[in-house]
Context: one part of a larger RNA
Molecule: large-subunit ribosomal RNA, domain II
Organism: Elusimicrobiota bacterium
């Protein structure tokens, strides 16, 4: 990992609800006794007790009332039936009316209570399985800490302290050298203890080791047996170390199914509905609790959505500045203030270069500015409109981490597949078609079954179903098949202009002169460094010069005009397709192949493909409503009709299969049960049968109970492989 077995909403009490059945103003027994019996069960007794017939009060109480109250008043909280017929009876305004009694029938109430069955809530382990921990009583010191008793062990070499002895010395001592002598947490190194680096070793040889260096080795020294301290305790040359491979509080059982707002996990089928990701409050933010939004039941009402027509509401988009509050430019421009003048100074005067409130004058800006001011929204009424909807009561829930797109807004950096809001869809919980591939985009909402048929989004060479489809343009960039700002005699389309056979633009040949080197400046400045001025002549026509050029001149050249040629030549706007700006990591990449009057762009038509869409034909199955039968009288069958059947959490509703009990010592069963295999059969599913083998003795269906009642998952768990 796989097989096979085990594996999780149970019981019991009390309450709520519903469905069913019994009695019914009344409904029911508990314990416990008798009886039966093997017992349990089952029948009988047993009315204690409960729960309903009456409520108010805090009670005492009173009582269809009853608390407050001073109260006969007000309030609170409670009570309250009805119809018919017949007889009898009272009252009164009497051909009638209004009451009261009794007796018989009726409706519907006053109505409950008890059991079962289901669900839900408490309370328990309460769907299973899962800590780390908390107490509590006991087991440990054969490991390691310390300590205590009592034994053991340290080859061998070096140093060479005190002391003493001899000699020198001293008045004596004192010192001094020489011998001896053998001190020491001395020294160097085996045994022994230790474990610094390193390298192996890491499913090891070994749950800490091997090898190799190292340390210490007469000492606070290693070391045998015995023994002593015990868990919030001990020891501890102290590291939170150590206490039996287990230590910031040991191990073991016990309280213990501790508790787990957290994680997994929870087993058969079909039919109907079907969410939420939000609000408040929460030591609450991944958890709750009320409401919202779901699902059933009842029981009342309405005609909801949509549209369409009137009518209202309202301050957004937008727009204003002449209507507030505020901000902002520019110019004018008072008061003011700087600056000058006057005074010795000060006041006070003057002036007007400058700033400039306030005011004008122009052009302007606002979520928290409006004189205005839409669409959509929202309300009502009116019509049309359909299984579609609203309140209330009951019962059960799930939800409280949302996602993306659009389209209005804050935040951010008019960033985020970014965060909060609004608001609409889709996902969530929704499959089909398209977008190559691709929850949240486009087009569609899957019952089921057909080898029919029409479509949507999106296509129509080829890959691929369908046009190498018509009909007019573009585009040359493989643009199409990613991008700005900016840039370009790139091409269509269209508009405005100026020049042109009196000869224009382009090119070609000629000539652009005199005044004059204009003035000034300057070393020079002569068209051409700068500064001023830019005028006259001649003239077909030339500027006191357009660039290049000289130190400066000079030269070249334009502008300007003539000839030559021969018909269009410029500037400019406004638009359509391209160009360049264009740099990414596995590999050229529009999906790919490929495609140019297109298999690209526009723009018109036409005809086809395309979906689980819609249509068509058969079936199933839900809800209303209708008809018929049948009967226990409120259901049940059949049949038609309209409208319906995606679908998580979740609620409702029907089945289907296991084991067992009763009918039952069934029906079958060695002529062969259950079980095992195998098969093309039934059935809408859970499933049921036949028949063969195989097995070798029990047991099937029905119709009723009863649950240790259905497995793939829980790093389940046991057993095999």
């Nucleotide at each position: 990992u796989c097989c096979g077995g085990c594996g999780a909403g149970u019981u019991a009490u009390u309450g709520g609800g519903a469905g069913c059945a019994g009695c019914g103003a009344g409904g029911u027994u508990a314990a416990u006794c008798c009886g039966c019996u093997a017992a349990c069960a089952c029948g009988g007794a047993g009315g204690a007790g409960c729960c309903g017939c009456a409520g108010c009060g805090a009670a005492a109480g009173c009582g269809a009332g009853u608390c407050u109250g001073a109260a006969u008043a007000g309030g609170g909280c409670g009570a309250u039936a009805u119809c018919c017929c017949a007889g009898g009876u009272u009252c009164c305004a009497a051909u009638g009316g209004a009451g009261c009694c009794u007796g018989g029938g009726g409706u519907g109430a006053a109505a409950g209570u008890u059991g079962c069955u289901u669900u839900u809530a408490a309370u328990a382990g309460a769907c299973c399985c899962g800590a780390a921990g908390c107490c509590a009583a006991g087991u440990g010191a054969u490991c390691c800490a310390u300590c205590c008793c009592u034994g053991g062990c340290c080859a061998g070499g070096g140093u060479g302290a005190a002391g003493u002895c001899u000699c020198g010395g001293u008045a004596a001592c004192a010192c001094g050298a020489g011998a001896u002598g053998g001190a020491g947490g001395c020294c160097c190194g085996a045994a022994c203890u230790g474990u610094u680096g390193a390298a192996c070793g890491u499913u090891g040889a070994a749950a800490a080791g091997u090898u190799u260096c190292u340390a210490g080795a007469u000492g606070a020294g290693c070391u045998g047996g015995g023994g002593a301290u015990a868990g919030g305790g001990g020891c501890g040359a102290a590291a939170g170390g150590u206490c039996a491979a287990u230590c910031g509080a040991a191990c073991u059982u016990g309280g213990u199914g501790a508790u787990a707002g957290c994680u997994g996990g929870u087993u058969c089928u079909c039919c109907c509905c079907g969410a939420a990701a939000u609000a408040g409050c929460u030591u609450u933010a991944g958890g709750g609790c009320u409401a919202g939004c779901c699902u059933u039941g009842g029981c009342a009402g309405a005609u909801a959505a949509g549209c369409a027509u009137a009518g209202g509401u309202g301050g957004u988009a937008g727009a204003g500045a002449a209507a507030c509050u505020g901000g902002a430019u520019a110019g004018a421009g008072u008061a003011g203030g700087u600056g000058c003048c006057u005074u010795a100074a000060c006041c006070a005067g003057g002036u007007u270069a400058c700033c400039c409130a306030a005011u004008c004058u122009a052009a302007u800006c606002a979520a928290a500015c409006u004189c205005c001011g839409a669409a959509u929204g929202c309300c009502u009424a009116u019509g049309u409109g359909u299984u579609c909807c609203u309140g209330c009561c009951a019962g059960g829930a799930g939800u409280c981490a949302g996602a993306a797109a659009g389209c209005g807004a804050g935040g951010g950096a008019u960033a985020a597949g970014c965060u909060u809001c609004g608001u609409u869809u889709u996902c969530a919980a929704g499959a089909g078609g398209g977008a190559a591939a691709c929850a949240g985009c486009c087009c569609a909402g899957a019952c089921c079954a057909u080898c029919a048929g029409c479509u949507a989004a999106g296509g129509u060479c080829c890959u691929u179903a369908a046009a190498u489809c018509u009909a007019a343009g573009c585009u040359a960039a493989g643009u199409g098949u990613g991008a700005a700002a900016g840039g370009a005699u790139g091409u269509g389309a269209g508009g405005u202009u100026u020049c042109a056979u009196a000869g224009a633009c382009a090119g070609c040949c000629a000539g652009g002169a005199g005044g004059u080197u204009g003035g000034c400046u300057c070393a020079g400045a002569a068209g051409c460094a700068g500064c001023c001025a830019u005028c006259c002549u001649u003239u077909a026509a030339a500027g006191a010069g357009u660039g290049c050029g000289u130190a400066a001149c000079a030269g070249c050249u334009c502008a300007c005009u003539g000839g030559u040629c021969a018909a269009g030549a410029g500037a400019u706007c406004u638009u359509g397709c391209g160009c360049c700006g264009a740099a990414a990591a596995u590999a050229u990449u529009c999906g790919g192949g490929g495609c140019u009057c297109a298999a690209g762009c526009u723009u018109a038509g036409u005809a086809c493909c395309g979906a689980a869409g819609c249509u068509a034909u058969g079936g199933c199955u839900g809800u209303u409503a209708c008809u018929a039968a049948a009967u226990u009288u409120a259901u049940u069958u059949a049949g038609u009709a309209a409208c319906g059947g995606g679908g998580u959490a979740g609620g409702g509703g029907a089945g289907c299969g296991u084991u067992c009990u009763g009918c039952g010592u069934u029906a079958g069963g060695a002529u062969g049960a259950a079980g095992g295999c195998a098969u093309a059969c039934c059935g809408u599913u859970a499933g049921g049968a036949a028949u063969g083998c195989u097995g070798g003795a029990c047991g099937a269906g029905g119709c009723a109970g009863a649950a240790g009642u259905g497995a793939g998952g829980a790093u389940g768990u046991c057993g095999g492989a």